[in-house]
RNA sequence: AUUCGGGAGAGUGAAGUCUUGUUAAACCAAGCUUCCGCCGAAGGAGCAACCGCCCCGGAAUCUCUCAGGCAUCGGGACCGAAU
Numbered sequence: 001a002u003u004c005g006g007g008a009g010a011g012u013g014a015a016g017u018c019u020u021g022u023u024a025a026a027c028c029a030a031g032c033u034u035c036c037g038c039c040g041a042a043g044g045a046g047c048a049a050c051c052g053c054c055c056c057g058g059a060a061u062c063u064c065u066c067a068g069g070c071a072u073c074g075g076g077a078c079c080g081a082a083u
Stems, first nucleotide, its partner, number of pairs: 001083006011036001013035005019030003037070003043066001044064003050058003
């Protein structure tokens, strides 16, 4: 590095609707946009514990949320096994 397995947190929020499906119509569901609330374990940034080949470097599970995420799906730091 690859494959497989495990893998948390936080609204299935509200409004609008130009779209799609359904319906006699409305309703409903999905998409899109906006607003507020929230999470941190893709990434990014900050401090700096700590570490090293040591005066120069590497730096987090801490902090911030730009990004990302807040039913399922998917993603997912990290851990285990195999090659």

Notes:
RNAcentral holds the sequence, with entries from MGnify. This is a predicted structure of an 83-nucleotide RNA (Glycine riboswitch aptamer) from a marine eukaryotic metagenome. Its mean pLDDT, the model's own confidence on a scale to 100, is 78. Its Rfam family is "Glycine riboswitch aptamer". Its family is annotated with glycine biosynthetic process in the Gene Ontology. Rfam 15.1 lists 9,425 matches to the family in 5,228 species.